[in-house]
Molecule: transfer RNA
Organism: Patescibacteria group bacterium
RNA sequence: GUGCCUGUAGCUUAGUGGUAAAGCGCUGGUUUGUGGAACCAGUGAGGUGGGUUCGAUCCCCAUCAGGCACC
Numbered sequence: 001g002u003g004c005c006u007g008u009a010g011c012u013u014a015g016u017g018g019u020a021a022a023g024c025g026c027u028g029g030u031u032u033g034u035g036g037a038a039c040c041a042g043u044g045a046g047g048u049g050g051g052u053u054c055g056a057u058c059c060c061c062a063u064c065a066g067g068c069a070c071c
Stems, first nucleotide, its partner, number of pairs: 001070007010024004018054001025043006047063005
C1' cells in the first nucleotide's frame, strides 16, 4: 500500500429496519450480632461524522481504533 473482520452499559455477550436485552458489577433497601449469600428497587450504552428511510444497533459512504492475510 491492497483486501477482509471487529467496534453496543464498568466487564462479558444478545438483538438482521419499529423506540436496545441479559448476566456479572455498582448504588439504596429488606434480612443478619457483623460480613457474605438471598430477595426487592434503581443505575448506566450504539467508536465518530454524514447519507437513505415515516423510522437505523441493523442498509450505504467517509473517518478513527484494534486485529488478520497478501505484497